[in-house]
Context: one part of a larger RNA
RNA sequence: UGACGGGGGCUCGCACAAGCAGUGGAGCAUGUGGUUUAAUUCGAUGAUACGCGAAGAACCUUACCAAGGUUUGACAUGUCACGCCGAGUCGCGAAAGUGACUCUUUUGCUGCUGGACUGAGUCCGGCAUUAAGCAACGUGAACACAGGUGGUGCAUGGUUGUCGUCAGCUCGUGCCGUGAGGUGUUAGGUUAAGUCCUGCAACGAGCGCAACCCUUAUCGACUAGUUGCCAUUUGGGAAACUAGCGAGACUGCCGGUGAUAAGCCGGAGGACGGUGAGGAUGACGUCAAAUCAGCAUGCCCCUUACAUCUUGGGCUACACACGUGCUACAAUGGCUGGGACAAUGGGAUGCAACUUCGCGAGAAGAAGCCAACCUCAAAAACCCAGUCUUAGUUCGGAUUGCAGGCUGCAACUCGCCUGUAUGAAGCCGGAAUUGCUAGUAAUCGCUGGUCAGCAAUACAGCGGUGAAUACGUUCCCGAGCCUUGUACA
Numbered sequence: 001u002g003a004c005g006g007g008g009g010c011u012c013g014c015a016c017a018a019g020c021a022g023u024g025g026a027g028c029a030u031g032u033g034g035u036u037u038a039a040u041u042c043g044a045u046g047a048u049a050c051g052c053g054a055a056g057a058a059c060c061u062u063a064c065c066a067a068g069g070u071u072u073g074a075c076a077u078g079u080c081a082c083g084c085c086g087a088g089u090c091g092c093g094a095a096a097g098u099g100a101c102u103c104u105u106u107u108g109c110u111g112c113u114g115g116a117c118u119g120a121g122u123c124c125g126g127c128a129u130u131a132a133g134c135a136a137c138g139u140g141a142a143c144a145c146a147g148g149u150g151g152u153g154c155a156u157g158g159u160u161g162u163c164g165u166c167a168g169c170u171c172g173u174g175c176c177g178u179g180a181g182g183u184g185u186u187a188g189g190u191u192a193a194g195u196c197c198u199g200c201a202a203c204g205a206g207c208g209c210a211a212c213c214c215u216u217a218u219c220g221a222c223u224a225g226u227u228g229c230c231a232u233u234u235g236g237g238a239a240a241c242u243a244g245c246g247a248g249a250c251u252g253c254c255g256g257u258g259a260u261a262a263g264c265c266g267g268a269g270g271a272c273g274g275u276g277a278g279g280a281u282g283a284c285g286u287c288a289a290a291u292c293a294g295c296a297u298g299c300c301c302c303u304u305a306c307a308u309c310u311u312g313g314g315c316u317a318c319a320c321a322c323g324u325g326c327u328a329c330a331a332u333g334g335c336u337g338g339g340a341c342a343a344u345g346g347g348a349u350g351c352a353a354c355u356u357c358g359c360g361a362g363a364a365g366a367a368g369c370c371a372a373c374c375u376c377a378a379a380a381a382c383c384c385a386g387u388c389u390u391a392g393u394u395c396g397g398a399u400u401g402c403a404g405g406c407u408g409c410a411a412c413u414c415g416c417c418u419g420u421a422u423g424a425a426g427c428c429g430g431a432a433u434u435g436c437u438a439g440u441a442a443u444c445g446c447u448g449g450u451c452a453g454c455a456a457u458a459c460a461g462c463g464g465u466g467a468a469u470a471c472g473u474u475c476c477c478g479a480g481c482c483u484u485g486u487a488c489a
Stems, first nucleotide, its partner, number of pairs: 001489002003486003007483007015473002019436005026327008034318002042053002064313007073145001077144002079141005086103007107135004111127007147302002150300003156296002158291003161287001163285001168207006174183003187198003213279004218247003222244004229236002250273001253267005329429001333388007345376003350369002354365004395426001400421007442465007
């Protein structure tokens, strides 16, 4: 100087407390461990792994396994020789591939020539294909080489998590100290903040904080308006909308308090009040944290195999254990009929209105739309009426049978959806434990990416309805500053 203390002081945080809803019990989905397996590819492992990489494993993906093939190779550059693209049929084969046969004779440039524009030149067309060469392409050969999701994240770059959006981390000069170092950065107040004020052997400065950026809440005789809005067929801008510009909030004003400071408390006006709300933004560093399988890369290793192609299987197994979720256990509810109100988004190998058929999933036709135009599209909780009456039920929907639909070469392993039948467990969950302070929690649907299809109950967003509680900081956890002790570094 740090680190640590079941030392002290001050302070903060959904840390506790006060509340609300959960998890832990059930069924299922999903990830992990374990076990099994020919293989169940690999990585991630307290917080900071476990609906994580994976924004989508039937084949492909795919890295794993079995079997069948290839060896200059699936891919790149170079050398040589031959052929000149290509298409079809047949045999063997699971395919990859391999063997045979047949058809056709390609493209561009260099040659000759016509036209258009013209600054070199470019573009379009005709002839010759005779010869040679080059380029593209294919086959063969030999080597240089390719290739490796093989190892090392403890050789690395880059990127990321965490402490933590915590308020800290440092420097120059000066001063103090033999020195390590200190001071500044401590102190008194104050703040969300090393935020600001005052004082002081310090005076200044940098990276952080804040602000500048984006979204959102209000307004404007502002600007612009079509595909939007109001009318309706001629138009229009009052409202609303769209999207640009501008205004607006700064402790600016008043009172109190404070040290005449910084600030704090209350009030006025105001759409908004003291950081208005949310986002982006993550200091010096810590964990030899994570990633060589995103990519790049040193070194090591394989080179008829640890490379590569294909078919099938596996990643989906199942006594069990854990994490994260979904659906429930019902009457604040279930079912039936009728009625209402969103926002974000997507759409050409696409979204599809509408009509017909089908109980339905869907099918057959088909208008419009490259989208403020057309469409996905029905919002659902909610409201009204009826029914059920406390029961393992008209709760709950797992599981299974049968019959169908869709995608796709192909749904057996192993897809989704529909109809009908079946109708498990479950009557609110032990110890323990999680999230959340306001348009939040809870609850209700909607959209998107990935994607042929889908295991999405996931993830990323969007809006609808809309609470309770916070006395307080003694205690648990984590953190900041000062101080104290130390057989620790």

Small-subunit ribosomal RNA, 3' major domain from Oltmannsiellopsis viridis, 489 nucleotides, folded computationally. It matches the Rfam family "Bacterial small subunit ribosomal RNA". Its family is annotated with structural constituent of ribosome and ribosome in the Gene Ontology.